A computed fold for a 259-nucleotide part of an RNA from a Patescibacteria group bacterium, annotated as large-subunit ribosomal RNA, domain VI.

[in-house]
Context: one part of a larger RNA
RNA sequence: CGUUAGAGUCUUGAGAGGAGUCGACCCUAGUACGAGAGGACCGGGUUGAACUGACCUCUGGUGUACCAGUUGUUCCGCCAGGAGCAUUGCUGGGUAGCUAAGUCGGGAUCGGAUAAGAGCUGAAAGCAUCUAAGCUCGAAGCCAACCUCAAGAUUAUGACUCUUCAUUAACUUCCUUCAAGAUUAGGAGGUCGAUAGGCUGCAGGUGUAAGUUCCGCGAGGAAUUAAGCCGAGCAGUACUAAUAGAGUGAAACGCCCUG
Repeated sequence: CGUUAGAGUCUUGAGAGGAGUCGACCCUAGUACGAGAGGACCGGGUUGAACUGACCUCUGGUGUACCAGUUGUUCCGCCAGGAGCAUUGCUGGGUAGCUAAGUCGGGAUCGGAUAAGAGCUGAAAGCAUCUAAGCUCGAAGCCAACCUCAAGAUUAUGACUCUUCAUUAACUUCCUUCAAGAUUAGGAGGUCGAUAGGCUGCAGGUGUAAGUUCCGCGAGGAAUUAAGCCGAGCAGUACUAAUAGAGUGAAACGCCCUG
C1' cells in the first nucleotide's frame, strides 16, 4: 500500500514445512520343519541406540552485583572493625536465569490409491491364459492421518461486537516494564493502577555477625546466637515512578438538521 467505510476479538484452511530410523531380549516354542545338527513364519510383550521437542523437580555445570574463610600491601590517627588493589587476589559454597551429562515426551494407530508380485473371471485363439473389457489383494515408498506456520489464498475467507462527523470506536506517540528483545517488533501495565523500584513477610544461600561478658599468660575458645548478612525467586503493600500532554482516525447507505 492492498484486501472497497473505519476498528476490536475470535476463526476457516488453499498451500507450505517438520516428523518418518534401527536394534536386542522374552513369550508363542525348543513348537512347525528336519535323520540329526539346527530352527522359524504369523502374532504379542519388554527394553535400548542414535535423532529430535520441551523443561529445570531431581543429578550436576555456570552463577565477576550473594555469603564465608584467608595472604600481601595501602588507607580509614591507633586497637578492634572495615575499604581499595593484587586474574573475581586466592579458596570453599551458592539463589534466580541459562544449561546437559539431568527429567519428561515423540516417531502410534487407522484408512485410500498403487509398485514389483499373487490371484478371480475371461476372450481374441471352441483349449489355455492375472488382461484385452471387468474385478480382488499387495510395500519402510505415495495421498491423508500426527505436529507447526498459514487469507498478499490479489479467488486477498468467515463469525460476533463497537463506531457515524465526533478531542467518536479504536490506535499511536510518551512513560513503568517483561520468562519479549541487537534496533525494531511482541506481551503486561499507566492512579478506575500491583508495571518496575522500595518496604514487609516467606522461600532459598552462606554458616553462628558486630558489640559485650566469661575462660586462657597467650595464640585462641565459649555464651549471647541456627546468629548476622543476602542479586535476580514467591506473595503482600501505592511509599516512589508510570504525571501532564500531543497526534492519527471512516467514503457510501443510514441517522440528524435545514429547505
Source information
The organism belongs to Bacteria candidate phyla, within Bacteria.